Molecule: SAM riboswitch aptamer (S box leader)
Organism: Aneurinibacillus soli
RNA sequence: UUCUUAUCAAGAGAAGGCUGAGGGACUGGCCCAAUGACGCCCGGCAACCGGUAUAGAUAUACACGGUGCCAAAUCCAGCAGGAAUAUAAUUCCUGGGAGAUAAGGA
Repeated sequence: UUCUUAUCAAGAGAAGGCUGAGGGACUGGCCCAAUGACGCCCGGCAACCGGUAUAGAUAUACACGGUGCCAAAUCCAGCAGGAAUAUAAUUCCUGGGAGAUAAGGA
């Protein structure tokens, strides 16, 4: 980098410290941000993998190890189909695409 599988409406600092202008993947929208965003440290959340314990072949518990995560549903839409209304605009539903994370493979 790519493939497969699973998950993505829960949870995590209303004023912790440092730094200082951008950030929310892309595009459009809509937002966050000098009342300090993003990032780093600290703190926290979470059972995907390992481990341990119980129970017995499948569960449950525990943040001990490996990751991950901590504005907004993956912030919403982007493609296809359907429903509501009088076209349109708009709203809603289903699937897909894209993305993120984990585990395994090439």